Background:
This is a predicted complex of two RNAs, RNase P RNA and transfer RNA, with 454 nucleotides together. It holds a member of the Rfam family "Bacterial RNase P class A". Rfam links the family to the GO terms dimeric ribonuclease P complex, tRNA processing and ribonuclease P activity. The prediction has a mean pLDDT of 77.

RNA sequence: CGAGAGGAACAGGCGACCGCCCUCCGCUCUCCGGAGCGGGGGGAGGAAAGUCCGAUCUCCACAGGGCAGGGUGCUGGGUAACGCCCAGGAGCCGCGAGGCUACGGAAAGUGCAACAGAGAGCAGACCGCCGCGCCGCGAGGCUCGCCUGGCGGCGCGGUAAGGGUGAAACGGUGCGGUAAGAGCGCACCAGCGGCGGGGGCGACUCCGCCGGCUCGGUAAACCCCACCUGGAGAAAGACCAAAUAGGGGAGGAUGAUCCGGCCCGGAUCGCCAGGACUCCCGGGUAGGUCGUUCGAGGUCGGCCGCAAGGCCGAUCCCAGAUCAAUGGCCGCCGCCCGCCGAGCGCGGGAACAGAAGUCGGCUUACGUUCCUCUCGGGAA
RNA sequence: GCGCCCGUAGCUCAACCGGACAGAGCAUCGGAUUUCUAAUCCGAGGGUUGCAGGUUCGAGUCCUGCCGGGCGUA
Numbered sequence: 001c002g003a004g005a006g007g008a009a010c011a012g013g014c015g016a017c018c019g020c021c022c023u024c025c026g027c028u029c030u031c032c033g034g035a036g037c038g039g040g041g042g043g044a045g046g047a048a049a050g051u052c053c054g055a056u057c058u059c060c061a062c063a064g065g066g067c068a069g070g071g072u073g074c075u076g077g078g079u080a081a082c083g084c085c086c087a088g089g090a091g092c093c094g095c096g097a098g099g100c101u102a103c104g105g106a107a108a109g110u111g112c113a114a115c116a117g118a119g120a121g122c123a124g125a126c127c128g129c130c131g132c133g134c135c136g137c138g139a140g141g142c143u144c145g146c147c148u149g150g151c152g153g154c155g156c157g158g159u160a161a162g163g164g165u166g167a168a169a170c171g172g173u174g175c176g177g178u179a180a181g182a183g184c185g186c187a188c189c190a191g192c193g194g195c196g197g198g199g200g201c202g203a204c205u206c207c208g209c210c211g212g213c214u215c216g217g218u219a220a221a222c223c224c225c226a227c228c229u230g231g232a233g234a235a236a237g238a239c240c241a242a243a244u245a246g247g248g249g250a251g252g253a254u255g256a257u258c259c260g261g262c263c264c265g266g267a268u269c270g271c272c273a274g275g276a277c278u279c280c281c282g283g284g285u286a287g288g289u290c291g292u293u294c295g296a297g298g299u300c301g302g303c304c305g306c307a308a309g310g311c312c313g314a315u316c317c318c319a320g321a322u323c324a325a326u327g328g329c330c331g332c333c334g335c336c337c338g339c340c341g342a343g344c345g346c347g348g349g350a351a352c353a354g355a356a357g358u359c360g361g362c363u364u365a366c367g368u369u370c371c372u373c374u375c376g377g378g379a380a
Numbered sequence: 381g382c383g384c385c386c387g388u389a390g391c392u393c394a395a396c397c398g399g400a401c402a403g404a405g406c407a408u409c410g411g412a413u414u415u416c417u418a419a420u421c422c423g424a425g426g427g428u429u430g431c432a433g434g435u436u437c438g439a440g441u442c443c444u445g446c447c448g449g450g451c452g453u454a
Stems, first nucleotide, its partner, number of pairs: 001376010012333004017328002020043010045352001049363002052361005057233004069229005074088005089103001090101004104224002109222002111218002126163002128159010139148004171189006190214001192211008237290004247281005258275002260272003263266001297316008335349005340343001381453007390406004399437001408424005430446005
């Protein structure tokens, strides 16, 4: 210098002016609800995002147990909890620093494996190799109708070494063995199972002996095993509570007024008691308040732990809007890019994105800087 | 806010319980027919199966994470 691996930090800084939201104090006004003025304090994020997990909180349901459905899946630990994090084991990838893993079970059962190929699930014989029988051809030998061996074809068997197909073909290499072969036998290696021993809390690992030769893949196919799991979600939910229209009660009613009903007629007061009217109560809408910002909280220090994290002490209060505030502009300095007259010059740029009940994670988007490490090249 | 569904050629749809090269109609292009056009006939091209990764011998299909769109609810 180039190419990478792991991790951390920041999210331009300072000052002035004009505004916006919340809160505290003081003063003034008030219809007592609040309003105005002045001053102090605070005012987006590492992801506030996606809403993918886990909780908190609230309402609904619920004797107890089971099934169904859903989720998780190596081991140990952390945590309020988790599908998250840390440490470790095993496997895979990378020359390496390092990274990734849905990583329980395939001798509980069922299913699937296209095409190619002889054969694809306890399979199979196309070519090849070997034996026997028959037929044909031609060669050699002699005692002349027999013997020996060869080639080709057909049939019946043996074989799985070799060729060939496939993602995958029922161990690999060597020696023996055989008609040819084959774990058929032996040695070594790989794998599986059993037994014993050592290490580790454990996943697992190391060593020795024995066995049969070997029984493959797929569970992000059904399934089996172990563990977890009621539902809905802050528009949850709780409280206060207009106007209007319903509901209930009392008065009116010891029946005088108006409307209504009945008799069909009262005669300066026929009967009924529904409504109007007045007052009260209750549900509930608009609206308002709480939930709602003090919390599994932040910072610093000490101790324990490899770490995630835990314990103790000190200290701090750090956005709370509800159609929704967190903005605009100016100056100086800092960073990056371009231009030339090369100057403390001029011009331009500065990512992803913005709370909405709150936490713990994951995932995704994205700018800059720094630290440690690896590989390669060059120079001294 | 919460819940659910979908994404395949330019458009509308297929593709079974995962199997080779993802098909069909319309559209486009070329040729034939016609004086020319339409219709008709023959032929051709056109796909990151929304994107990325994984499982598997093999993925449009199964799984995970993103992106885009739609519906329901109060």